[in-house]
RNA sequence: AGUGAGGAUAGAGGCGCAAAAACCAUCAGUACACGAACCGAGGAGUAUGAGAUCCUUUGACGUUCCUGGAAAGGGGGAUUUGCCGAAGCGGUGAGGCACUCAUGGUCGACUCCGCUGGUUCUGCAUUAAACAAAUGCAGGACUGUCAUAUAGGAAACUAUAUGGAGGGCUAUCUGACGC
Numbered sequence: 001a002g003u004g005a006g007g008a009u010a011g012a013g014g015c016g017c018a019a020a021a022a023c024c025a026u027c028a029g030u031a032c033a034c035g036a037a038c039c040g041a042g043g044a045g046u047a048u049g050a051g052a053u054c055c056u057u058u059g060a061c062g063u064u065c066c067u068g069g070a071a072a073g074g075g076g077g078a079u080u081u082g083c084c085g086a087a088g089c090g091g092u093g094a095g096g097c098a099c100u101c102a103u104g105g106u107c108g109a110c111u112c113c114g115c116u117g118g119u120u121c122u123g124c125a126u127u128a129a130a131c132a133a134a135u136g137c138a139g140g141a142c143u144g145u146c147a148u149a150u151a152g153g154a155a156a157c158u159a160u161a162u163g164g165a166g167g168g169c170u171a172u173c174u175g176a177c178g179c
Stems, first nucleotide, its partner, number of pairs: 002179002006174006014084001016083005023076002032068002035065004042055003047103005087116005095107003117143011145164008
């Protein structure tokens, strides 16, 4: 002087990620309310059972019709903000589920574990509305990055093919042992 595991900081990918959000569609001409007709003894809340309560022969519940007519959860989203394991999904399950209890079902914070480089398209399946959205599986396209091979080039680099994974990649600084 060089190499160099590792460490720190700053970055890149692009229909990139998340949150908030005016507004929009869906939910839905549904629930529900008033009224009419029919029916005739039971009926009501997330499923079932039990209990309590309430409605009901002054006709409930149900069916059809007239008039009126939502909301929540789920989704899109101008724009803004924070970001580049951004974040998403799966598992776990404190706790919640609208009268109470039990069982089922369902929702689900924090943590931890696992999977995924990013976007997008097609098919199937799943998610307690869905032609929304998401996820999983199978397949395709595009794209960033690195490695290897080949070709071109003085070089920088470019093209093609194959492969890897974000625990990756780039830049700068630092950097033990050893050589």
Molecule: Lysine riboswitch aptamer
Organism: Planococcus glaciei